[in-house]
């Protein structure tokens, strides 16, 4: 260095729930709060869900549904 496995150490992110906002809704920020998470970093490419209109032509959301791309901390094997 590149790959794999783990989570003991330092650390990181943060579920639901609550308070406040936004949006027609899905959902979405931020405070707070931790189920969890070795990428719960980042990306709407597939695929599955969700929501709006319209009818089936579109739009949006969901990455912590699955997959993939891609990047990166450190300890041991």
């Nucleotide at each position: 260095u590149u790959c794999u496995c783990a989570g003991a150490a330092a650390g990181g992110c943060a579920a639901a729930g609550c308070c406040g906002g936004a949006g027609u809704a899905a959902u979405c920020c931020g405070g707070u709060g931790a189920c969890g998470c070795a990428a719960a970093g980042c990306c709407a490419u597939g695929g599955g869900u969700c929501c709006u209109a319209u009818a089936u032509c579109a739009g949006g959301a969901u990455g912590g549904c699955c997959a993939g791309g891609u990047u990166g901390c450190a300890u041991g094997g």
The RNA shown here (c-di-GMP-I riboswitch aptamer) has 77 nucleotides and comes from a Gammaproteobacteria bacterium. NCBI's taxonomy places the organism under Bacteria, Pseudomonadati, Pseudomonadota, Gammaproteobacteria.